[in-house]
Context: one part of a larger RNA
RNA sequence: UUAUAUUGAAGGAACUCGGCAAAUUAACUCUGUACGUUCGCAAUAAAGAGAACCUUGAAAAUAAAGGUAGUAUAAAAACAAGAAGCAACGACUGGUUAUCAAAACCACAGAACUCUGCAAAUUUGUAAAAAGUAUAGAGUUUGACGUCUGCCCAGUGCUUAAAAAUAAAAAGUUUUGUUUAUAAGCUAAAUUUUAAAAUCUAAGUAAACGGCGGUCCUAACUAUAAGGAUCCUUAGGUAGCGAAACUCCUUGACGGGUAAGUUCCGUCCUGCAUGAAUGACGUAACGAUUGCUUCACUGUCUCCAAUAUAAAUUCA
Numbered sequence: 001u002u003a004u005a006u007u008g009a010a011g012g013a014a015c016u017c018g019g020c021a022a023a024u025u026a027a028c029u030c031u032g033u034a035c036g037u038u039c040g041c042a043a044u045a046a047a048g049a050g051a052a053c054c055u056u057g058a059a060a061a062u063a064a065a066g067g068u069a070g071u072a073u074a075a076a077a078a079c080a081a082g083a084a085g086c087a088a089c090g091a092c093u094g095g096u097u098a099u100c101a102a103a104a105c106c107a108c109a110g111a112a113c114u115c116u117g118c119a120a121a122u123u124u125g126u127a128a129a130a131a132g133u134a135u136a137g138a139g140u141u142u143g144a145c146g147u148c149u150g151c152c153c154a155g156u157g158c159u160u161a162a163a164a165a166u167a168a169a170a171a172g173u174u175u176u177g178u179u180u181a182u183a184a185g186c187u188a189a190a191u192u193u194u195a196a197a198a199u200c201u202a203a204g205u206a207a208a209c210g211g212c213g214g215u216c217c218u219a220a221c222u223a224u225a226a227g228g229a230u231c232c233u234u235a236g237g238u239a240g241c242g243a244a245a246c247u248c249c250u251u252g253a254c255g256g257g258u259a260a261g262u263u264c265c266g267u268c269c270u271g272c273a274u275g276a277a278u279g280a281c282g283u284a285a286c287g288a289u290u291g292c293u294u295c296a297c298u299g300u301c302u303c304c305a306a307u308a309u310a311a312a313u314u315c316a
Stems, first nucleotide, its partner, number of pairs: 001311008010302002014300001019297001028050004036041001038144001052068005069073001082295007089287002094106002110142007145282004150212003155209002157205005165199001170194003174190004179185001213231005240274001241271001252268005
């Protein structure tokens, strides 16, 4: 000096991206327990109190009285939650990058759509599906629960329908050639009939892929524009939420918290570039998730010091 432990005056997060690390708390008995809530929870909430050993009274224990030792009685050691509040995301238990990521990702119960009538659809095939039969099986999306899920079928896709054109393969008719005595057959060519999908057209379909405007004017202060005009579109973004995990300008503005807050919480809406199962907004419980705050606690720090063990280095 390094590593691993132990201890520390006064202060107590001033450290730092960040309380990272460490410390605090801890088991048992009794008391007591808020907001919220899906009434199950939240909850070991929080916050408090207690405790050793001996003797006495004759089951034992408690209580009572007396005594013993100690600074301190869950007496040492081991074992052994720090707590609370606000918000984001995901409902939850579960799973995941074997070997830097455990998460807000995946899954999930629930919801919806599509296909399939059983010799089913799905599958290259086998297995399976299923010893099942539409309350079934398969595929896709969303993701508990609550309140909801607006408008657009012009484009792309899918479904359905009808007529016209084109008309493959296959089959049939007729003719010619070849072979043969003839027929049949064979071979080659032509003719004509039947006639699928696709193409094309129309309608339907968005919990299919997706999409959801601009300009100008206007109210008796000002400001704003309920309203009007006009252009374009298949239709012009509804409810909700909103500087958001989305906001460039931006440390937006106002309020809260601090002596001081680019973070945090509440509100506003001027949404560069929110928005409804690519789900929208809420949400108790849950989370080794993320941001912020308070109390407790501490060598994280002010500011380092000492001790033990191990190693390195120097000297002898």